[in-house]
Context: one part of a larger RNA
Molecule: small-subunit ribosomal RNA, central domain
Organism: unidentified marine bacterioplankton
RNA sequence: CUGGGCGUAAAGCGCGCGUAGGCGGAUUGGAAAGUUGGGGGUGAAAUCCCGGGGCUCAACCCCGGAACUGCCUCCAAAACUAUCAGUCUAGAGUUCGAGAGAGGUGAGUGGAAUUCCAAGUGUAGAGGUGAAAUUCGUAGAUAUUUGGAGGAACACCAGUGGCGAAGGCGGCUCACUGGCUCGAUACUGACGCUGAGGUGCGAAAGUGUGGGGAGCAAACAGGAUUAGAUACCCUGGUAGUCCACGCCCUAAACGAUGUCGACUGGUUGUUGGGCCUUGAGUGGCUCAGUAACGAAGCUAACGCGUGAAGUCGACCGCCUGGGGAGUACGGCCGCAAGGUUGGAACUC
Numbered sequence: 001c002u003g004g005g006c007g008u009a010a011a012g013c014g015c016g017c018g019u020a021g022g023c024g025g026a027u028u029g030g031a032a033a034g035u036u037g038g039g040g041g042u043g044a045a046a047u048c049c050c051g052g053g054g055c056u057c058a059a060c061c062c063c064g065g066a067a068c069u070g071c072c073u074c075c076a077a078a079a080c081u082a083u084c085a086g087u088c089u090a091g092a093g094u095u096c097g098a099g100a101g102a103g104g105u106g107a108g109u110g111g112a113a114u115u116c117c118a119a120g121u122g123u124a125g126a127g128g129u130g131a132a133a134u135u136c137g138u139a140g141a142u143a144u145u146u147g148g149a150g151g152a153a154c155a156c157c158a159g160u161g162g163c164g165a166a167g168g169c170g171g172c173u174c175a176c177u178g179g180c181u182c183g184a185u186a187c188u189g190a191c192g193c194u195g196a197g198g199u200g201c202g203a204a205a206g207u208g209u210g211g212g213g214a215g216c217a218a219a220c221a222g223g224a225u226u227a228g229a230u231a232c233c234c235u236g237g238u239a240g241u242c243c244a245c246g247c248c249c250u251a252a253a254c255g256a257u258g259u260c261g262a263c264u265g266g267u268u269g270u271u272g273g274g275c276c277u278u279g280a281g282u283g284g285c286u287c288a289g290u291a292a293c294g295a296a297g298c299u300a301a302c303g304c305g306u307g308a309a310g311u312c313g314a315c316c317g318c319c320u321g322g323g324g325a326g327u328a329c330g331g332c333c334g335c336a337a338g339g340u341u342g343g344a345a346c347u348c
Stems, first nucleotide, its partner, number of pairs: 003320004007302002012316001014201004021194003025088006033081002035077008049065006091191001092188003095184005103177007110154001115149007125136002162169002206247006215241002220236004258315006266293011297304002321348003330341004
C1' cells in the first nucleotide's frame, strides 16, 4: 500500500463545535478541465517479448517485428463529475402559535434527621459484636423534654419516567438562559453531511490560595479475630468530602455499539404533542422519544432486529499474535501527581 475487520475475539477518539480536505438534492442552458473515440508528432540504442539466423549446443551475438502501457498536439462527442449562468423545493434554516422537562447559572428560602451546646426530668448503666473489648458514664452518661448553633443532603412523590452532546442533573421560590417536540401557513433557496489539525466541555480522586467543617471517612491509633492479620468486624480519627477562584484531563468516560442520511413485516407497554371519533368511558390515526418481544435478514455463537449488529451511501477514528508495555527514550502539557504521543532488544 492492498485486503479483511472494529457489541463480547485486536480495534469507535469520553463528548461537542469547527478549519483544511473529502462527499453532496431536482432541473435547463453554455463552455469543454476530467472522460471517451479518431488522426499526427514523439517515446535514442541496448534490454524484455515474438519470429528467423550465426558460433558443434547453450550462454552469447546478429536480423526483422511487436512493444515501449507515457507525453505533446489537432479533430470530434457531451452521458457522468467538475465549472459558469439561470430556475426549483423534497434537504437545511427562518417565522407564527402551542407544549413538556432533576437542561444550565445566580440569589433566596423550607422541613425531617445526625452532631454539638444550654437547661429540665431521671439513675446506673450505655454503646458495640458472632462473642467481646477498646470507648462513654455517679464530675450524672444512655433515655426523654424544651431552647439554641452549625454543616451537609433533600424521605415520600419516583416510574426499564423526564432533560442534557457527553460528563451528568432531583426539596421549594424567583431572576437570567440553552436546547427539544408538536401544529400551521408564509419566507430563504442546497445555505448541507463529515471533519485531519485546532478549540471548548469533561465523574471521582488529586492539586494551589482563601474559607467552611455537622455527618461520613483514606492515612493513622487502639480493641478484637488469627499461626500471623500491615485486612475483613469494633471504638476513635486527620486529609478529603462542602464553598469561591485557578489547575489536573483520567474512568468498565459502557449501549464495551463514531456521526449523518436513505430503505426494509409486525405485536405489546410507556412519556410529550396533534387530528378524528364517542353523551362519557373509549376507540382509531399520526409525529417525536423511551422500553419489552419478535418476520425477514445478519451473526462464530450469544444475540441484534425500523432507536439494527439488516440492506446501502458519505466522512472521520481505530485494529493487524501473546508477553515485554501503555513500559523506556525523546517531544508536548502539568505546581506536582502525572497525562499524551509511543518503541526496540529479548521471549513464547